[in-house]
Overview:
Predicted 3D model of a 72-nucleotide RNA (transfer RNA) from Pristionchus pacificus. Rfam family: tRNA. Gene Ontology term of the family: triplet codon-amino acid adaptor activity. Rfam classes the family as a transfer RNA. NCBI's taxonomy places the organism under Eukaryota, Chromadorea, Rhabditida, Neodiplogasteridae, Pristionchus. The RNAcentral record of the sequence draws on GtRNAdb and Rfam.
RNA sequence: GCCCCAUUGGCUUAGUGGCAGAGCGUCUGUCUUGUAAACAGAAGGUCGCUGGUUCGAUUCCAGCAUGGGGCA
Numbered sequence: 001g002c003c004c005c006a007u008u009g010g011c012u013u014a015g016u017g018g019c020a021g022a023g024c025g026u027c028u029g030u031c032u033u034g035u036a037a038a039c040a041g042a043a044g045g046u047c048g049c050u051g052g053u054u055c056g057a058u059u060c061c062a063g064c065a066u067g068g069g070g071c072a
Stems, first nucleotide, its partner, number of pairs: 001071007010024004018055001026042005048064005
């Protein structure tokens, strides 16, 4: 330098065009002498960035950034 893959709450991740979900974690409550567990509830996401396509983009396309891999 070229090619490929990935990027979604604090962490791990689902979601292939029409409301962003789950597990763990965090917080609150119930229970307990207390803690943990269990149960109930809540908060937390500009879906990496900038454009394009579309009535509509986390999703499709291009570029960029970051990480990983391959070739030279």